[in-house]
RNA sequence: UAGAGUUUGAUCCUGGCUCAGAGCGAACGUUUGCGGCGGGCUUAACACAUGCAAGUCGAACGAGAAGCUCCCCUUCGGGGGGGUGGAAAGUGGCGCACGGGUGCGUAACACGUGGGUAACCUGCCCUUUGGACUGGGACAACCCGGGGAAACUCGGGCUAAUACCGGAUGUGGCGCGGAGCACCAUGGCGCUCCGGGCGAAAGGUCCGCAAGGGCCGCCAGAGGAUGGGCCCGCGGCCCAUCAGCUUGUUGGUGAGGUAACGGCUCACCAAGGCUAAGACGGGUAGCUGGUCUGAGAGGAUGAUCAGCCACACUGGAACUGAGACACGGUCCAGACUCCUACGGGAGGCAGCAGUGGGGAAUAUUGCGCAAUGGGCGAAAGCCUGACGCAGCCACGCCGCGUGUGCGAUGAAGGUCUUCGGAUCGUAAAGCACUGUGGGGGGAGAAGAACAAAGCCGGUGAAGAGCCGGUCUUGACGGUAUCCCCUUAGCAAGCACCGGCUAACUCCGUGCCAGCAGCCGCGGUAAUACGGAGGGUGCGAACGUUGCUCGGAAUUAUUGGGCGUAAAGCGCGCGUAGGCGGCCGCUCAAGUCGGGUGUGAAAGCCCUGGGCUCAACCCAGGAAGUGCACUCGAAACUGGACGGCUUGAGUUCCGGAGGGGGCCAGAGAAUUCCCGGUGUAGAGGUGAAAUUCGUAGAUAUCGGGAGGAAUACCAGUGGCGAAGGCGCUGGCCUGGACGGAAACUGACGCUGAGGCGCGAAAGCGUGGGGAGCAAACAGGAUUAGAUACCCUGGUAGUCCACGCCGUAAACGAUGAGUGCUAGACGGUGGAGGUUAUUGACCCCUCCGCUGUCGUAGCUAACGCGUUAAGCACUCCGCCUGGGGAGUACGGCCGCAAGGCUAAAACUCAAAGGAAUUGACGGGGGCCCGCACAAGCGGUGGAGCAUGUGGUUCAAUUCGACGCAACGCGCAGAACCUUACCUGGGUUAAAUCCACCGGAACCUGGCCGAGAGGCCGGGGUGCCCUUCGGGGAAUCGGUGAGAAGGUGCUGCAUGGCUGUCGUCAGCUCGUGUCGUGAGAUGUUGGGUUAAGUCCCGCAACGAGCGCAACCCUUGUCCUGUGUUGCCAACAGUUCGGCUGGGCACUCUCAGGAGACUGCCGGCGAUAAGCUGGAGGAAGGUGGGGAUGACGUCAAGUCAUCAUGGCCUUUAUGUCCAGGGCUACACACGUGCUACAAUGGGCGGUACAAACCGCUGCAAACCCGCGAGGGGGAGCUAAUCGGAAAAAACCGCUCUCAGUUCGGAUCGCAGGUUGCAACUCGCCUGCGUGAAGCUGGAAUCGCUAGUAAUGGCGUAUCAGAACGACGCCGUGAAUACGUUCCCGGGCCUUGUACACACCGCCCGUCACAUCACGAAAGUGGAUUGUACUAGAAGUCUGCAGGCUAACCCGCAAGGGAGGCAGCGGCCCAAGGUAUGAUUCAUGAUUGGGGUGAAGUCGUAACAAGGUAACC
Repeated sequence: UAGAGUUUGAUCCUGGCUCAGAGCGAACGUUUGCGGCGGGCUUAACACAUGCAAGUCGAACGAGAAGCUCCCCUUCGGGGGGGUGGAAAGUGGCGCACGGGUGCGUAACACGUGGGUAACCUGCCCUUUGGACUGGGACAACCCGGGGAAACUCGGGCUAAUACCGGAUGUGGCGCGGAGCACCAUGGCGCUCCGGGCGAAAGGUCCGCAAGGGCCGCCAGAGGAUGGGCCCGCGGCCCAUCAGCUUGUUGGUGAGGUAACGGCUCACCAAGGCUAAGACGGGUAGCUGGUCUGAGAGGAUGAUCAGCCACACUGGAACUGAGACACGGUCCAGACUCCUACGGGAGGCAGCAGUGGGGAAUAUUGCGCAAUGGGCGAAAGCCUGACGCAGCCACGCCGCGUGUGCGAUGAAGGUCUUCGGAUCGUAAAGCACUGUGGGGGGAGAAGAACAAAGCCGGUGAAGAGCCGGUCUUGACGGUAUCCCCUUAGCAAGCACCGGCUAACUCCGUGCCAGCAGCCGCGGUAAUACGGAGGGUGCGAACGUUGCUCGGAAUUAUUGGGCGUAAAGCGCGCGUAGGCGGCCGCUCAAGUCGGGUGUGAAAGCCCUGGGCUCAACCCAGGAAGUGCACUCGAAACUGGACGGCUUGAGUUCCGGAGGGGGCCAGAGAAUUCCCGGUGUAGAGGUGAAAUUCGUAGAUAUCGGGAGGAAUACCAGUGGCGAAGGCGCUGGCCUGGACGGAAACUGACGCUGAGGCGCGAAAGCGUGGGGAGCAAACAGGAUUAGAUACCCUGGUAGUCCACGCCGUAAACGAUGAGUGCUAGACGGUGGAGGUUAUUGACCCCUCCGCUGUCGUAGCUAACGCGUUAAGCACUCCGCCUGGGGAGUACGGCCGCAAGGCUAAAACUCAAAGGAAUUGACGGGGGCCCGCACAAGCGGUGGAGCAUGUGGUUCAAUUCGACGCAACGCGCAGAACCUUACCUGGGUUAAAUCCACCGGAACCUGGCCGAGAGGCCGGGGUGCCCUUCGGGGAAUCGGUGAGAAGGUGCUGCAUGGCUGUCGUCAGCUCGUGUCGUGAGAUGUUGGGUUAAGUCCCGCAACGAGCGCAACCCUUGUCCUGUGUUGCCAACAGUUCGGCUGGGCACUCUCAGGAGACUGCCGGCGAUAAGCUGGAGGAAGGUGGGGAUGACGUCAAGUCAUCAUGGCCUUUAUGUCCAGGGCUACACACGUGCUACAAUGGGCGGUACAAACCGCUGCAAACCCGCGAGGGGGAGCUAAUCGGAAAAAACCGCUCUCAGUUCGGAUCGCAGGUUGCAACUCGCCUGCGUGAAGCUGGAAUCGCUAGUAAUGGCGUAUCAGAACGACGCCGUGAAUACGUUCCCGGGCCUUGUACACACCGCCCGUCACAUCACGAAAGUGGAUUGUACUAGAAGUCUGCAGGCUAACCCGCAAGGGAGGCAGCGGCCCAAGGUAUGAUUCAUGAUUGGGGUGAAGUCGUAACAAGGUAACC
């Protein structure tokens, strides 16, 4: 020291991306009241108009304008002279090297820090010693003359000095020579002495009569202070895809040069110097105090302030000077700008303002020297864009305000609403109050301390000088501040509200428009877009963008990793380096402690203080983890020395071994050749074919040739560093191991570079070639099959020599050492026990090699003395996925290629382990009419019915694999009806207002009807002022409201289908696991069953299963207007009657069945099997009953319902039509194709159900449908009602028929308002297809299938459908390999919208970045040559020349200068390289992109295991 989101169905881990924080010289957007303190070109070191930014001194000097004053002259205009005065200019001095700006360059002693200088300098300042003597000659200014447009310049003449020069003196100073002492030691340094040499100066001003004194200066020297130069140690960027660099280079000697050391420079000599601890090269960059961040370590940064450096248009150079190679100086070259009379000149804002330009972006051409500081001056003072202030800008930090209190009818209004209300909200209004800021008026600071002059005092000889006092001085500015007045009056916004992250609703929009930091929102109910209301956060600001640190332990020193996530080099030998056993002594480098110096100031921190507070400022302290010096300690590391034996090694003995190399040999097998026997096939496959064979194969026997590999032994075994090594013998040779002693004495471990070895394939040269076998050919397979399979077959495989240097070179696990439970094997050696041997057994020790496992570790899996445990040492390697082990560069290679190794761009993941599912052309176990075994169908025909399609004005709508399709529809002629055409219209409920009338009954006309128009009759209750009013109700009108089979079943409720009547689905507690989760529920048995038993870290429980319910099968009891003569009596003979409930039956209630009993099997269990008994036996048969859930399954058209839409219509009414269409296709059925049948006749036997708008008997009519008729029955009473198949008999005789009945015609019946579209039925006639149905497919396991009829719902009528009922009544099941569905366990997985999954590559299209490329263009730079301005230095100096010397002079000399030559050298030029950037026809791969093409490579044994 805080974390969060995001990979998954979920989990843990790894790992990246993103967010919350702080900060900024910022910018942009919206907004903006005040003040304080700070800050303000980060870009073009781009170019600059204009003004200002460095001058000053008359007390150094000459000269001296204007003005003033005095004198003289005057033509009154003025002129001359003296004095004063001090401007401009000049000589001279000091300053201009400070201050101010900028960050180009610079990777460097540039900076920081600490040292050194015995190798140095230092103007002004301070202290101190001594001194200042004497001479001389010039040059400016000025005057005269000349050149020039100008800038400027030339010649002549005069002149002063603190300008310049000579001489003297010289304490001291500096050279030289010599002597001595102290000290340090690198050629030294300090002091003393001797000799000789060199070398100074300037005055000014004040007081004073003067002498003299004061002040400021001058010279020589010493010391100090300050500032600087040079040198050194250490420290701080990136690239090794920059690995070698260097000739003044490294050193020496000598010389030159400098203030000073030095290759700094030169001559000569030597051949060195630097470099993996990174030279050289490239890129980038001013460094630091500090600043930001961070817990810290660290990271990033170097604005403002401060220190240092560098630079001043670009490049070069020197001059002056104490100091410069000089921002506002000089010279030269270049670029640019300006002036010009074209000859020539001028300029340098990276000073302050300001302008243009660039840019996202950064201010006034302000005031003042009042303060602080600086220059000059004796001083006054002058100068000062340093500085102090003001102006602009929310750029930052800090402070203040925009009001305060009371105030509920919770106003109006907005928004939402479940319509009740909620909220904005005490918010407003209203009442009371306050006055910061703003406005008006008034008062009004601190910042000021000086200095000079004047005055006073002291000192002094002095009025000089010095000291003290008094007096005076403000840009900001009438500012800060204070007082009075004024009015709540003038002062609030911005962002956000899906999660992270604080804050939610409505409307609009409809994968559109848009949002987005990450995850992600938007496809009709969006808290995620836009608006609104409300809310949250901050607030004169708030957001956004950019950048830095943090979070990120995500480069890990603190503080990470490498078996599988990214990561151990394929293996060894070994160099540098790193690390290193035991004992003793010593040193003190590391280490530790004390002290000293330093670590500037500011800043940070602490304390205190000043502005009303704060920001800000001031003072003090602390800290500054560092460096250096010094003193000390000696455990550890290290150095030196001495010793030791345990690490390591050597010698001896011994055995084991596919360790390596070479040579020789052997047998089996394959193939080929020759010969024999022998025939028609062989071979090959899933099946085949290509192929071989009648020219004799295959098979078989004999002989021969040749190459490669060595069966069995053989192992989980041995050897080797790894790769790898396998017949036998011989020769040569490496290593390990065991045993016993002796010896050496740490000789060790690791190992960057380096060197060597290194499977297979491949390459080169030469051999060899039997088998096998890339490529290739053929045959198959296939949609295709450039594959898998088959037949052939060449490189190659083999040998020698030489390359290559890779691999899933794997234990995916670097090497070494020590330590830390064991158990059981294998192998090599040694020793031992027991009685003698022995290939035996057992025990112990050492080496190697396996399996399991404790602790511990691990994300888990797993590892576990052969560690992935605990530690140490050394090396290698990793830092999200893709791009990519790729490009470029370099090195290696004959090539193939290898090693090293990026970036752009792109993604929000990519991964590891484990979990639960799902899935598998994985496995095991087990069910189901799942298959099989059977029986009957469908698919063919005709018809019925539903659907698709088509058609139509409409053919209303829905249902679509199973699980839509005789489904919604238990019944469309009208109605239904939702559809179409046409015609109408507000029909029904509630409430309000107005009008009228109570209600109610009824007629006519028009019309298809709906409806419209015109009438007639008729009045109730209450009150009444008799006019009327009111209640209820009806009608009309209006408003509001209804209505909708309109949409959304993907907004829903409810209901339903389906998996599936399958046996499963869960929970509590406990336990295990970091967790998802597991356990339980798995296992052994068993069952129809998670049914039960046993076992078990589980123990229990719930929903399911079963049972309870209904029905059926047996019996009993109860009940008797059904049943019975069973028993009696009567009988028109019918339970018809009496009578009776025994039986059947009905309705109730019970009993019964539980593996209860027996045998066997089984664990003595559960249970299974057989048996007894029983009506029934192992859930007796059937039904109802449907767990958690799945399918966004179905239904908004049954109903309900959110939202949306419609409202003279998408509502509603009516007539007609349609839903009934018809080339077709499918589903479900009916009837058949016939003789187990058809027809005719006769004779039996049911169950269940229905009936009063109903069922309807008898009887009559009709061939019949049916009609008439009405008894009876509200039903165990009457009726529907005839059951049919069956049985008996007759006939038909295999034929499209006496099968089959479609279709059509005619005639009827019936229901209904109405059968045309479009009902059903009847009769007669007609008699179609069809003779058992392809591929395929359905149902059924017993009272079942099949077959036969009966009934019911709906319904006026209209079933071949549906729902029920009974009759007759089979066959088969070996079995679970296969198909389908399902259950449990297990396995693999890259699947999880879950295999209808996932996913790969080419091609095509679009787009993006990159590589290559004939080249092209630019930048930087090397080398060589050329060039040579200015300038220093140097040589000459014949030309010129005041000071000094000689000389009377002329002149000469010394010295100086011009000029010329030389060395060096900037720009420039030429040539040739290097590096880098941009661009380039074309080209290469790569990334990305909802629905393109081709295939199916991978993931399940992925259908040929995958991979290197």
Overview:
RNAcentral holds the sequence, with entries from ENA and SILVA. This is a predicted structure of a 1508-nucleotide RNA (small-subunit ribosomal RNA) from an uncultured bacterium. Its Rfam family is "Bacterial small subunit ribosomal RNA".